Notes:
This is a predicted structure of a 1375-nucleotide RNA (small-subunit ribosomal RNA) from a metagenome. The RNAcentral record of the sequence draws on SILVA. Its mean pLDDT, the model's own confidence on a scale to 100, is 82. It matches the Rfam family "Bacterial small subunit ribosomal RNA".

RNA sequence: AGGGUUUGAUCUUGGCUCAGAAUGAACGUUGGCGGCGUGGAUUAGGCAUGUAAGUUGAGUGAGAAGCCUCCUUUGGGAGGUGGAUAGUGGUGAAAGGGAGAGUAAUGCGUAGAUACCUAUCUUCGGAUUUGGGAUAGCGGGGAGAAAUCGCCGGUAAUACCAAAUAAUGUCUUUGGACCAAAGGCUUUGGCCGUCUGAAGAGGGGUCUGCGUUUUAUUAGUUUGUUGGUGGGGUAAUGGUUUAUUAAGGUAAAGAUGGGUAUUGGGUGUGAGAGUAUGGUUUGGUUUAUUGGGAUUGAGAUAUUGCCCAGAUAUUUAUGGGUGGUUGUAGUUGAGAAUUUUCCGUAAUGGGCGAAAGCCUGAUGGAGUGACGCCGCGUGCGGGAUGAAGGCCUUUGGGUUGUAAACCGUUGUUAGAGGGAAGGAAAUUAUUUUGGUAUUGAUUGAUUUUUAGAGGAAGCGCAGGUUAAGUUUGUGUUAGUAGUUGUGGUAAUAUGAACUGCGCGAACGUUAUUCGGAAUUACUGGGCUUAAAGAGUUCGUAGGCUGCUUAGUUAGUCGGGUGUGAAAUCCUUUGGUUUAAUUAAGGAAUUGUGCCCGAUACUGCUAGGCUUGAGGAAGACAGGGGUAAGCGGAACUGAUGGUGGAGUGGUGAAAUGUGUUGAUAUUAUCAGGAAUAUUGGUGGCGAAGGCGGCUUACUGGGUCUUUUCUGACGCUGAGGAACGAAAGCUAGGGGAGUGAAUGGGAUUAGAUAUCCCGGUAGUCCUAGUCGUAAAUGAUGAGCACUAGGUCGAGGAAAUUUUUAUAUUUUCUCGGCCGUAGUGAAAGUGUUAAGUGCUCCGCCUGGGGAGUAUGGUUGUAAGGUUGAAACUCAAAGGAAUUGACGGGGGCUUAUAUAAGCGGUGGAGGAUGUGGUUUAAUUUGAGUUUAUGUGAAGAAUUUUAUCCUGGUCUUGAUAUGUUUAGGAAUUCUCUUGAAAGAGAGGAGUGUUUUUUGGAGAGCCUUUACAUAGGUGCUGUAUGGUUGUUGUUAGCUCGUGUUGUGAGAUGUUGGGUUAAGUUUUUUAAUGAGUGAAAUCCUUGUCUCUAGUUGCCAGUGGGUUAUGCUGGGGAUUUUAGAGAGACUGCCGGUGUUAAACCGGAGGAAGGUGGGGAUGAUGUUAAGUUUUUAUGGCUUUUAUGAUCAGGGUUGUAUACGUCCUAUAAUGCGGCGUAUAAAGGGAUGUAAACUCGUAAGAGUAAGUAAAUCCCAUAAAACGUCGCUUAGUUUGGAUUGCAGGCUGUAAUUUGCCUGCAUGAAGUUGGAAUCGCUAGUAAUCGCGGGUUAGUAUACCGCGGUGAAUGUGUUCCUGAGCUUUGUAUAUAUUGCCUGUUAAGU
Repeated sequence: AGGGUUUGAUCUUGGCUCAGAAUGAACGUUGGCGGCGUGGAUUAGGCAUGUAAGUUGAGUGAGAAGCCUCCUUUGGGAGGUGGAUAGUGGUGAAAGGGAGAGUAAUGCGUAGAUACCUAUCUUCGGAUUUGGGAUAGCGGGGAGAAAUCGCCGGUAAUACCAAAUAAUGUCUUUGGACCAAAGGCUUUGGCCGUCUGAAGAGGGGUCUGCGUUUUAUUAGUUUGUUGGUGGGGUAAUGGUUUAUUAAGGUAAAGAUGGGUAUUGGGUGUGAGAGUAUGGUUUGGUUUAUUGGGAUUGAGAUAUUGCCCAGAUAUUUAUGGGUGGUUGUAGUUGAGAAUUUUCCGUAAUGGGCGAAAGCCUGAUGGAGUGACGCCGCGUGCGGGAUGAAGGCCUUUGGGUUGUAAACCGUUGUUAGAGGGAAGGAAAUUAUUUUGGUAUUGAUUGAUUUUUAGAGGAAGCGCAGGUUAAGUUUGUGUUAGUAGUUGUGGUAAUAUGAACUGCGCGAACGUUAUUCGGAAUUACUGGGCUUAAAGAGUUCGUAGGCUGCUUAGUUAGUCGGGUGUGAAAUCCUUUGGUUUAAUUAAGGAAUUGUGCCCGAUACUGCUAGGCUUGAGGAAGACAGGGGUAAGCGGAACUGAUGGUGGAGUGGUGAAAUGUGUUGAUAUUAUCAGGAAUAUUGGUGGCGAAGGCGGCUUACUGGGUCUUUUCUGACGCUGAGGAACGAAAGCUAGGGGAGUGAAUGGGAUUAGAUAUCCCGGUAGUCCUAGUCGUAAAUGAUGAGCACUAGGUCGAGGAAAUUUUUAUAUUUUCUCGGCCGUAGUGAAAGUGUUAAGUGCUCCGCCUGGGGAGUAUGGUUGUAAGGUUGAAACUCAAAGGAAUUGACGGGGGCUUAUAUAAGCGGUGGAGGAUGUGGUUUAAUUUGAGUUUAUGUGAAGAAUUUUAUCCUGGUCUUGAUAUGUUUAGGAAUUCUCUUGAAAGAGAGGAGUGUUUUUUGGAGAGCCUUUACAUAGGUGCUGUAUGGUUGUUGUUAGCUCGUGUUGUGAGAUGUUGGGUUAAGUUUUUUAAUGAGUGAAAUCCUUGUCUCUAGUUGCCAGUGGGUUAUGCUGGGGAUUUUAGAGAGACUGCCGGUGUUAAACCGGAGGAAGGUGGGGAUGAUGUUAAGUUUUUAUGGCUUUUAUGAUCAGGGUUGUAUACGUCCUAUAAUGCGGCGUAUAAAGGGAUGUAAACUCGUAAGAGUAAGUAAAUCCCAUAAAACGUCGCUUAGUUUGGAUUGCAGGCUGUAAUUUGCCUGCAUGAAGUUGGAAUCGCUAGUAAUCGCGGGUUAGUAUACCGCGGUGAAUGUGUUCCUGAGCUUUGUAUAUAUUGCCUGUUAAGU
C1' cells in the first nucleotide's frame, strides 16, 4: 500500500467481497508445564442450605455451667472464683461489597459560585455544680399452634428529666432575653470520656455557564405555569409551599412528545480527523422483590431497620404468621455461553474497645476453565547402501529424506526423595531503655540426589484473490463455497492418499467493532448523459457582503498562571534468569478559568466616499399583459337559380350520401373557431407562454448624459404569487376537429392502424387543480480567462456635409473553435474553464415514488415518504463484431426472359418407420438419403442371429519346461472347424564321436497378444460447407487514458483489397492474378505400328508394297495476345467504349489450384492415437441364416405416357478407353443368350468394336393403340463348390399402371441446355449408379423493382451462446 467481481474487450460510476487489528466470547479438532490476568454479557427470572456487622463489663443491674473452700439431713446449701447468655446504655451498622432496572437531565464532565451543614480526627479557649423520678432485664402469674404479646411487683446507669452557672454562642426593636454537661479506670503520676465556643482538614447540600443520543411520519407547549408582594417551610437559596396580583414563560439554534441509553477517566481501531464502545480497574450517580411513607441519626428517606399496599413463595390448629442472594459459595430455569456450597484473618484495610482482643465471603490465598497475554519444553551432534515402506513415474528414476535405523551425548521440564531464603515489620507482653520472645491461611525462588530420550504435536489450507500440487475415487451425483465460482468420465476447486505451505499448545469456524471505504468526503466527494438543480419568480429568518478614517478588544493571536484525580497511553530507568506482569520518575492530557500583552483581519460604535445598487432627464425596439371594438380568406348550415347521376373515400374497397335532385357551379343570409403570405436557430417575457387590424390602460428592457441618493447589495429554509395540456364545478356557446362510442374494411383474431359518422372536450365567463421529457435533462448572483463569423436593438467618431461606408462601443440571440476541463461524448466569455457567496438535491439495483401516517383537493389526484424481503450486480460513455420487415453502392442463373425437368404412373436404388432370432453399422437442413459401399449368393461381415469348437491363442516379440531334425504320408469321427490315432524320415556347424551350438517344429508356463468394443465433446491426419466469395493480417510510425483506430476509408475502375488518384501514413505478407495441365492457330525437329499428294509395282478390292515427309496425325521444342496499335471518354491517371489486324481480344474456353477463420460439422468402421473397457471372451474359428424381409412415408434416378413418334428394311459418320487368371477375330452350331474350335495380340500393328440419333424408304393414323413395358408362366444360356432364400442374360407367351401430372420445387447463358449412343473402373458373375468420351445441337437476358445469398460503407441497438439473440404482459395443466 491494495486486490477480486458488471463487459467479447475498454474507460468510468457504483455496490458487494477479501487480505489487518481487536474481543468478558462461543463452537469444532487437538492438548505437556509455568507466570500474570480474567470468567453470568441472556431472565433487575425464582431460590434450598451455610455464612457476609458487630463490638464495648474500664458506662450499667443481674449473673448460668465449671472450679475452689466450708457446711450438710447426702437431697443439697453458703461463700468465693468465674464469666456464658439475655437486657440496658454508647458507638458502628449511611462504610465496605453487588448490580445497571430506571434516568436525555433532580444525571455526568468541565470551569466557577455560596444562601449552608458536618459524628469521629487535629489545634486553641472555657466548663464539667446540685438534684429527681422512671424503665428493661429479673421475679410472679397468664394468652397464643406459632410468631409473639398483655397484667402485677420491684431495680441500675456515661439512659431520661429538672435546677444552677452563661460568653468568645443565638436572637434582638440594641433596652435586653435565652442556651450546657457524665462519669469511668488508676500503681494517684495520670489516662479515657462529657458540655460549650472558635478554627482547620476531609466530607456533603444547593446554584450557574458550556458540553452531552435519535426522531418533524412529534409544531406548538405551559396554569404553580412566568414574575412581584405578604405568610409558612428548610441546614440553606428558590413557586419549595400558600394567599393575592400581573399575564407572562418557552420554541425551527427544535420547545412539547416518542424511541434508545447509567456517565466520565478510558478501551478497540485508525496516518490522523474520526468512528464504535463503556467488561475488568478507578471517580460520580441510581438501585436493592414492585410502589409509597416516615422514624432514628452528624449523616438514610436506610441491601442483610420499621410501617402500609401489590405480586410471589412458604407455614398454619385457617384465627394468624414468616421471607426477600442485583454480598460470597451454591441451585434451578432460559441460553451458544461464564468457576468451589474451599482455607485464613498471617498480610493490607475497616468497626468497636484504654487494652488484650473480637468481628470482617472487604481482602489475602488456594481450586476450576488454553478464556486472554507472556515464557519454556517435546531433545542435541554425527549418520547414505541415499535402507525398508508409502506416493509419483517418461520405468531411467524421483520424492518422503539425515528424516529413520544406528553411534555418541546432554538433563530444561514433568516424576520420586531431601534441604531451604523470603513474604514479618510494626504492634503487643514483660522489663529495662541492651535486647529477648510472639504471629504463616497459603506458598516455595533456589539448591541437591536419582533414573532416563525416556511422559509431551497438532490444526488449517493448497483454482484465482493468497504462501503452497500430484495421483486416485466420484460423474451437475455426492459434495464444496468469504467472493468469483466448481462438479455433466481425463476435477491442481468434491472424497481419500502422498507431498507441500502457514501457524504452533494451539489451529480453524461463527458472531461483533474499527480499518481498507475519499462508500456521508471537516481534513476529503459529487449533481448535462452514471444517483442527484426545486417548473418559475418575489421575499421573511439566516448566511455572505464595496472603498476609507477613528475608537473598542467580543472573536483571533502570543505570554504567564490555576486546573485538567489516580490508573491507562508514550518515554527514561529499576526489579522478576527473560517476557508478560510490576515499581519509580518524566512527558502528555490537544480542554477550560483568570491575568497581562498585540490590533493586521472579522465583529461592534461613530463618521466620510462613489465604482455596486437605485432614482432623474432625453431617445428607442418589441406576437410582453388586460379589456373593448372592427375585418378578410376558408369551412359548415339555410334559402333560391343552373344542372342531371353519380358522389365520396382508399393500398384496394365498403359503410355513408344522392332522382324527395346530391357532387359541381352561382347569389343571398347565418354561425362559430382560427388568424395564410410577411415569418426568419428573428423579437418579447421570470417561467408557463405570446402572432389579423384599431383604440384605451399597463409591466419590463436597452442606449445616451453622468444630474441625484450614498452600500440602500447577493442568495434565500419556512412562506407567497404565477404556472402548458388534460381533468373538475356552475352558466353560456358549439363551425371545424374529436377521447368514449356505432358502422365499414384489414386480419388467424383486430377491443388498433385506414375509412364514414359521432358525445364529452376543444371556445367564452367565474372558480378549482398544481402537475409535464415544466429540458439547455445544465439553480441564482459577481469577477477573471485567445479569437473568428452571422443576426437583432441603440450610441459615438471619421469620410467638408448628406446618402452611404468604415471603425469603436453597450445590450441581446446563434454557429465554429484555442487553452483548459471532462469517463468519454462533448463543452469552451451564453463554460461543463478559474475563483467567491448562498440555496436545493444525491449516496448500489429491485421492492417504490409503493405502504402507512400527516397535509391539501369536490373528486381525480398532488405533496411529504419508509420497511420487510431479494440480487451481485444495476448503470454511463465509447470500441470491435453480429443483426435490422434501416439507408447507399456492387454482385451471383438470385430474380426476370427462356429451355427441359421433379412432384402424378410402373420400376431401380437409398433412408425413415414397421417387422424379425437377426434384419450389423456410420452419415441427418442447405453441407444425410444411386452417400462410406469402384458393385452383401458363400467369402466379404462387423459384440448381426442360431448352433459347433479353441484358450499364450488366427498374427508379433522375448524368456522358459520337455521332446523331436526339417519335412511328409495315412486313418477314425464330424456339416465343417476341430478332436484323436498311426507311419515314413534323420539334414547343417563344431568336436575328444560322449556331446554341444545355431535354426526349425511340437509342447509346458509366463510376460503379453487380440478387439470393425466406447468416447470424433480427449486427439493427429483428412474431408465437407461458407467459397474461387475477395477477403485476412503484420512491421514501423501516427492517434486515442484505453478497448481500438489509421493503413484496408474517400473519388474513379476492375472478375478481383485489380489498379489509379487523394491521403498520417509508409512498407510488407497471405489470398486474387501469374506459374501448371488441356483445348484452339502457326513454325521447327522427328517419321513408326500412324499418313499417302506426287512417283513406281500389285490386287476384284484394301498404304498391300518400293518409296516419300508434302498433308493429316503423333510428341518434343518454340512462336503467338500484351489493352501492343488507332479514335473517343476520363483527373495529362487507372481504365472503359468502338475499331483495325489476327486462328484467337480484353481472364480466349475448360480444369487443377480453396487465404485468416467459422461450423465442439463428418470420420476412433481406412490408418495412427490418449483414456476407459474386455481376456475360456466384446478375442479366434466353422456351418447355416440375416444385412435383399414390407401396410407405408420421403429423396435421387430409369422407362414412359407417343406421330418432332413407334416398328421393319437399307445406308453414312466419332472420340476416348481397356486387354495376359486378359482380349478374342475368322469359321461351325443355335431363333437367341451362347457353345465349340481357334488366328492374332503385353498393342498408333491384333481384339473388344456394328456407334446411335441423323438420312432414305415402307407400314402404323390418335387408339390404352404396331404406344407403354410392369407382372406372371414355360423353356433355355452363362459365371461360380453352390444361383432356394438371393445373380445376370435369351426365346416364346402374358401385356398392369400411365393420355403430361395439385401446392410446391430443381438445373441450365454456348458447343451450354436438350437429345443420341460409346467406353472404363469395381466383379468369378451381377450397373437404370459412378467416372469419362464424342455425335446432333437450340431458345432467352445484356435489365436489377422484388425474392434468396454474398461483399464494402454508413446508421440504430437494451444483441456478444451474437435475431433460433434479448425480452414485456397474460396464462391451461403441474408445482